RNAcentral holds the sequence, with entries from Rfam and Ribocentre. The RNA shown here (Glycine riboswitch aptamer) has 97 nucleotides and comes from Cupriavidus basilensis. Its Rfam family is "Glycine riboswitch aptamer". About the family: This family represents the bacterial glycine riboswitch. Rfam links the family to the GO term glycine biosynthetic process. Lineage of the source: Bacteria > Pseudomonadota > Betaproteobacteria > Burkholderiaceae > Cupriavidus.
[in-house]
RNA sequence: AAGUUGAUAUCGGGAGAGACUGCCUGGCCAAGCGCCGGGCGGCGCCGAAGGAGCAACCGCCCCGGAAACUCUCAGGCAAAAGGACCGGUAUCACGUU
Numbered sequence: 001a002a003g004u005u006g007a008u009a010u011c012g013g014g015a016g017a018g019a020c021u022g023c024c025u026g027g028c029c030a031a032g033c034g035c036c037g038g039g040c041g042g043c044g045c046c047g048a049a050g051g052a053g054c055a056a057c058c059g060c061c062c063c064g065g066a067a068a069c070u071c072u073c074a075g076g077c078a079a080a081a082g083g084a085c086c087g088g089u090a091u092c093a094c095g096u097u
Stems, first nucleotide, its partner, number of pairs: 001097001005093009018043001020042009044077003050073001051071003057065003
């Protein structure tokens, strides 16, 4: 100095599924079976925070690790927020030249 792997931070991209319905409540208003928001339920759905299960496979082979598969506890189903994962930048660490 270059580049690989991992971690952290930051920026960008980032899907799916009812802006359903009952009740309560706040605000707006032209004072309505209206509009917007919130809370508690009901039914219906989604999987890419997290969590759990099985497994190809791997290992130090008793046992353990392990998915974007499966489940849907949690989370989510207008916007916002979040978001696995991908890319850029910076810092640190490991090892190589």